The prediction has a mean pLDDT of 84. This is a predicted structure of a 500-nucleotide part of an RNA (small-subunit ribosomal RNA, 5' domain) from uncultured Chthonomonas sp. Its Rfam family is "Bacterial small subunit ribosomal RNA". Rfam links the family to the GO terms ribosome and structural constituent of ribosome. The source organism's lineage runs through Bacteria, Bacillati, Armatimonadota, Chthonomonadia and Chthonomonas.
Context: one part of a larger RNA
RNA sequence: GGACGAACGCUUGCGGCGUGCCUAAGAAAUGCAAGUCGAGCGAGUUGCAGCAAUGCAGCUAGCGGCGAACGGUCGCGUAACACGUAAGCAACCUGCCCCGGAGACCGGGAUAACAGUUCGAAAGGACUGCUAAUACCGGAUGGUGUUGACGGUGGGCAUCCACUGUCAACCAAACCAAUUUAUUGGCUUCGGGAUGGGCUUGCGGCCUAUCAGCUAGUUGGUGGGGUAACGGCCUACCAAGGCGACGACGGGUAGCUGGUCUGAGAGGACGGCCAGCCGGACUGGGACUGAGACACGGCCCAGACUCCUGCGGGGGGCAGCAAUUAGGAAUCUUGCGCAAUGGGCGAAAGCCUGACGCAGCGACGCCGCGUGAGGGAUGAAGUCUCUCGGGAUGUAAACCUCUUUUGUUCGGGAUGAACACAAUGACAGUACCGAACGAAUAAGCCCCGGCUAACUACGUGCCAGCAGCCGCGGUAAUACGUAGGGGGCGAGCGUUGUCC
Numbered sequence: 001g002g003a004c005g006a007a008c009g010c011u012u013g014c015g016g017c018g019u020g021c022c023u024a025a026g027a028a029a030u031g032c033a034a035g036u037c038g039a040g041c042g043a044g045u046u047g048c049a050g051c052a053a054u055g056c057a058g059c060u061a062g063c064g065g066c067g068a069a070c071g072g073u074c075g076c077g078u079a080a081c082a083c084g085u086a087a088g089c090a091a092c093c094u095g096c097c098c099c100g101g102a103g104a105c106c107g108g109g110a111u112a113a114c115a116g117u118u119c120g121a122a123a124g125g126a127c128u129g130c131u132a133a134u135a136c137c138g139g140a141u142g143g144u145g146u147u148g149a150c151g152g153u154g155g156g157c158a159u160c161c162a163c164u165g166u167c168a169a170c171c172a173a174a175c176c177a178a179u180u181u182a183u184u185g186g187c188u189u190c191g192g193g194a195u196g197g198g199c200u201u202g203c204g205g206c207c208u209a210u211c212a213g214c215u216a217g218u219u220g221g222u223g224g225g226g227u228a229a230c231g232g233c234c235u236a237c238c239a240a241g242g243c244g245a246c247g248a249c250g251g252g253u254a255g256c257u258g259g260u261c262u263g264a265g266a267g268g269a270c271g272g273c274c275a276g277c278c279g280g281a282c283u284g285g286g287a288c289u290g291a292g293a294c295a296c297g298g299c300c301c302a303g304a305c306u307c308c309u310g311c312g313g314g315g316g317g318c319a320g321c322a323a324u325u326a327g328g329a330a331u332c333u334u335g336c337g338c339a340a341u342g343g344g345c346g347a348a349a350g351c352c353u354g355a356c357g358c359a360g361c362g363a364c365g366c367c368g369c370g371u372g373a374g375g376g377a378u379g380a381a382g383u384c385u386c387u388c389g390g391g392a393u394g395u396a397a398a399c400c401u402c403u404u405u406u407g408u409u410c411g412g413g414a415u416g417a418a419c420a421c422a423a424u425g426a427c428a429g430u431a432c433c434g435a436a437c438g439a440a441u442a443a444g445c446c447c448c449g450g451c452u453a454a455c456u457a458c459g460u461g462c463c464a465g466c467a468g469c470c471g472c473g474g475u476a477a478u479a480c481g482u483a484g485g486g487g488g489c490g491a492g493c494g495u496u497g498u499c500c
Stems, first nucleotide, its partner, number of pairs: 001500004006496005013369006019362002021327001026325002030322003035066003040063002043060007073280003083204007092197002097193007105139004114129006145170011175185001177184003206252003213243003218240008255277004259270004282303005305316004333359001335358003341355001342353004372402004382393004407437006416427001444489005449470003455484005465472002
């Protein structure tokens, strides 16, 4: 000198774009943050029409489907194939989506809702009875597929891989709605694709030897199990291996990267916002469901904490958005809206969405604008200084002329809207445009001994104080305090901290 997620002191007019708990991954009031589908199902209920039967429209808990594994948050752990990069899988999976082939036949028994009885303070149950399905189960069919047996062709990378023939065994399904009566939406199975993921490997990136030896599932093999899949991943047996000064093992620290800051570069330091990957969800452990989890707002167990209780027993998990409390030098609103973008569900209308879009607060940062412009005296007053003559403040003010960025008031007023048409804007009567008014509404902070741009007076008297370093102050202090003047930067200016 530059930089900052900064803080502190003094000061503060406006706008745009960003950004804002770096500490206690401490605790936790309140509200919201994940639902949706009646075109899968039975029932209940409301409204309208009707004498009624019934019809139409809507709503609700339940069964069922999809979603809830995304999105959002934090950085605890992790020195590791966690990340980055380059490869491999002849060892793998992939719901929804796209392309193609084939199919959907015949039956059955339950159960929630509901009703009754009943237990409990509650949370929540128990028993009996009734009922439906795209819920569940049995059988059939088998183009394909899987497994086994016997073959064929081609290829390779060791185990092998691809294609193909015959036989045997095994394995499917679900329907619903609308009307234009043929489609649309679903279902089953197979092949392929796309997307997403899993696994393996080479190389790369912290400190420490005041850590030198480490290791029993340890290293390898065989059989078995397990997984989507390879594998000591697990298990039984067998062998005695495996790693290490090219730093094993241990200890400390740490999420990694794209990047950011600095520097001429080489390098050094850092990893906040944004994006990718990884990891976590009160602490520890576990599985279930599922295409996908060992699952933030799911389940079970244990623990700590906390809440309710009729004392028998129950409930909870903000490292989601706001808000609270604690800690701290320090970090915001219990806001508006689904209008846009995106996501979930739905045939759609649509519903949900603290993702997101906006607004609010903070000079926290960057950028831009303003606080007026021109004229105006051998130069008012005031103040400071003085050798008392004068000098400085100083064209500065007053005063004259002008302008209106900004401001105030009034009027007009968007783009963002795209979904065939129509309708649809939180922001917002905002940005912006026009008119009127009036210099009006708007300047501070630090410094002036040298480094380092800028000097005098008074006060003080090694006191009070200053200070980044050298150092100032003990009676004329350009170094302390105040004033006048001056220098620097300017809605900021200084100080502190950290990095280069």